[in-house]
RNA sequence: AUGAACUCUGCGGGAGAGACCGGGGUUUCAGACCCCGGCGCCGAAGGAGCAACCGCCCCGGAAACUCUCAGGCACAAAGGACCGCAGGGGGAUG
Numbered sequence: 001a002u003g004a005a006c007u008c009u010g011c012g013g014g015a016g017a018g019a020c021c022g023g024g025g026u027u028u029c030a031g032a033c034c035c036c037g038g039c040g041c042c043g044a045a046g047g048a049g050c051a052a053c054c055g056c057c058c059c060g061g062a063a064a065c066u067c068u069c070a071g072g073c074a075c076a077a078a079g080g081a082c083c084g085c086a087g088g089g090g091g092a093u094g
């Protein structure tokens, strides 16, 4: 001096699936909201499993696949893998 993987922050984009049924509560006693139970459903927080593949090959690392424990299921809000941009940390490589 170049500044990778990885990680943090900010901004933008970001899907899917019951406005289900029953009971109770709040209330303006309609609606709406909340709680509990039941069945149905979703996968893109997290978690788990198998595996292509990879490695330093004993043993490990491994998905957007699979399972739904968790989470979620009108709009909205929140969350949201991943993508893009900017900045910080970092220090592979030359």
Base pairs, nucleotide, nucleotide: 006089007088008087009086010085011084012083013082018039020038021037022036023035024034025033026032040073041072042071046069047067048066049065053061054060055059

Overview
Predicted 3D model of a 94-nucleotide RNA (Glycine riboswitch aptamer) from Parvibaculum sp. Taxonomically the source falls in Parvibaculum (Bacteria, Pseudomonadati, Pseudomonadota, Hyphomicrobiales). Its mean pLDDT, the model's own confidence on a scale to 100, is 76.